[in-house]
RNA sequence: GCGGAUGGCUGGAUGGCUGCUGAGGCUUGCCUCAGAGGAAAGUCCGGACUCCACAAAGCACGGUGCCGGGUAACGCCCGGCGGGGGCAACCCCAGGGAAAGCGCCACAGAGAACAGACGGCUAUGCUUGCAUAGUCACGGUGAAACGGUGGGGUAAGAGCCCACCGCGCGAGCGGCAACGCAAGCGGCACGGCAAGCCCCACCGGGAGCAAUGCCAAAUAGGGACCCCGCGUCGCAAGACAGGGAUGCUUGAACCCAAGGAGGUCCGGGUUGGCAGCUAGAGGAUGUCUGGCAACAGGCGUCUGAGAUGAAUGGUCAUCCAUCCGAGGUAACUCGGGGGACAAAAUCCGGCUUACAGGUCGUCCGCGCUU
Numbered sequence: 001g002c003g004g005a006u007g008g009c010u011g012g013a014u015g016g017c018u019g020c021u022g023a024g025g026c027u028u029g030c031c032u033c034a035g036a037g038g039a040a041a042g043u044c045c046g047g048a049c050u051c052c053a054c055a056a057a058g059c060a061c062g063g064u065g066c067c068g069g070g071u072a073a074c075g076c077c078c079g080g081c082g083g084g085g086g087c088a089a090c091c092c093c094a095g096g097g098a099a100a101g102c103g104c105c106a107c108a109g110a111g112a113a114c115a116g117a118c119g120g121c122u123a124u125g126c127u128u129g130c131a132u133a134g135u136c137a138c139g140g141u142g143a144a145a146c147g148g149u150g151g152g153g154u155a156a157g158a159g160c161c162c163a164c165c166g167c168g169c170g171a172g173c174g175g176c177a178a179c180g181c182a183a184g185c186g187g188c189a190c191g192g193c194a195a196g197c198c199c200c201a202c203c204g205g206g207a208g209c210a211a212u213g214c215c216a217a218a219u220a221g222g223g224a225c226c227c228c229g230c231g232u233c234g235c236a237a238g239a240c241a242g243g244g245a246u247g248c249u250u251g252a253a254c255c256c257a258a259g260g261a262g263g264u265c266c267g268g269g270u271u272g273g274c275a276g277c278u279a280g281a282g283g284a285u286g287u288c289u290g291g292c293a294a295c296a297g298g299c300g301u302c303u304g305a306g307a308u309g310a311a312u313g314g315u316c317a318u319c320c321a322u323c324c325g326a327g328g329u330a331a332c333u334c335g336g337g338g339g340a341c342a343a344a345a346u347c348c349g350g351c352u353u354a355c356a357g358g359u360c361g362u363c364c365g366c367g368c369u370u
Stems, first nucleotide, its partner, number of pairs: 001366010012319007020035007037341001041352002044350005049208004056250004061204005066080005081095001082093004096199002101197002103193003118139002120135007147165006166188001167186003172181003212275005222266005227260002231240003242256003282303009320339001323336005
């Protein structure tokens, strides 16, 4: 210098005028202060919080899926292991089980899973180009053809036999583990798909801030309590029968009782207001300790949107990065244009997706110079 890998940061600045939302102040219509993001987004995971449900068991359904760690938790993150890609930096993996069972393997091909005879090769027979038998070494098909190479052997062949390689089992050793190394043994069995059913292990109540609570107006349907009434047996206590369970079934305990022009109280939806509401697993930053790291802990400093027909805006001036045109050898000058994706809605932790331009590292390969 060229090409590449990877991790960050930033994503207009200042001032004037004029709005909007919230808080505070007083002289009550003025002043002061504060006011979007790295993703506020998608609403895909995990939680906090709220209400409802909840003895328990079984089944079903959904999710997760190498190992260890982190975390409030996770499908997230970190560190390893294994497999794949790349010369490398580095990147990717729905990464448990196919010797529990079922199912599938298109097209092509003779044959696609307790293999298979189309061509070829060999033997025999004869009608001399056909039949029968043997054979997967060779050809052809395919994503995949039931170990590979060499030698022996044979009618021709074949793990049929042998050597090496591969494969399977594997004493022992290392590691918390996934897993790795591996003496020795075995002629070779056990093709692939679980992103098809399935099996195994672990996890999982439901609904969501339009949750939920309160206030005011109004009271039709409705609800609660009281009263009357209320299965069978029994004088009674009680027993038996019936009904009621937020996935389904069983169901302990518990609760309930057909019906009523009776009484008392409550009273949804809707509209308006208040609470929930923003100080919490807070954030930022400096530093120390432990840890490879994710992360955990200590100390110091700074900081704090809370709207709801939904604020956080508009405009002007000066400037800045970049772009275009003209001039200039160049530095530069003049003119024009001009800043992406997008914007809180109960709150956090993640993931994913979008993002003009600018900028800072770390690492790898190649070339050149010293």
Molecule: Bacterial RNase P class A
Organism: uncultured Rhodobacteraceae bacterium